[in-house]
């Protein structure tokens, strides 16, 4: 150089093209408790960029970023 697979919260993962993109562990705040942990109840935080299909894109297409992996 070509190809292939993959990018969603701080992490590690769901979501058949359709409701307000959820769960977990982490952080935050009350509760409990002397103080902590553990438990319960709350609360905040994501969709790699930029286009394209289509009524509707986390999802489909295309190019670009980055991450793996193959052939050379």
């Nucleotide at each position: 150089g070509c190809c292939c697979c993959u990018g969603u919260a701080g992490u590690a993962c769901a979501a058949u093209g359709g409701u307000u993109a959820g769960g977990a562990c982490a952080c935050c705040u009350g509760g409990c408790u002397u103080c902590g942990a553990a438990c319960c109840a709350g609360g905040a935080a994501a969709u790699g960029u930029a286009g394209g299909u289509u009524c509707g894109a986390u999802u489909c297409c295309u190019a670009c970023c980055g991450g793996g992996g193959g052939c050379a």
Molecule: transfer RNA
Organism: Patescibacteria group bacterium